Predicted 3D model of a 74-nucleotide RNA (transfer RNA) from Bdellovibrionales bacterium RIFOXYD12_FULL_39_22. It matches the Rfam family "tRNA". Rfam links the family to the GO term triplet codon-amino acid adaptor activity. It was read from a public genome assembly. Taxonomically the source falls in Bdellovibrionales (Bacteria, Pseudomonadati, Bdellovibrionota, Bdellovibrionia).
RNA sequence: GGCUUGGUAGCUCAGUUGGUUAGAGCGAGAGAUUCAUAUCCUCUAGGUCGGCAGUUCGAUUCUGCCCCAAGCCA
Numbered sequence: 001g002g003c004u005u006g007g008u009a010g011c012u013c014a015g016u017u018g019g020u021u022a023g024a025g026c027g028a029g030a031g032a033u034u035c036a037u038a039u040c041c042u043c044u045a046g047g048u049c050g051g052c053a054g055u056u057c058g059a060u061u062c063u064g065c066c067c068c069a070a071g072c073c074a
Stems, first nucleotide, its partner, number of pairs: 001073007010026004019057001028044004050066005
């Protein structure tokens, strides 16, 4: 330098062949329970869906470029 895959919550990930609210588990906080703690249960907060453009009535999803990570080739 070229190619492939990936980038979504603090962490690990799912997701939609473009359309009503972006989700799960773990983690955090609160409540409930308990003499107390733990477990279990309930609730809450937390997201520019890597960035910038384009297409479209509408983009997390499609296209282009760039950034980052892993792998392969040279």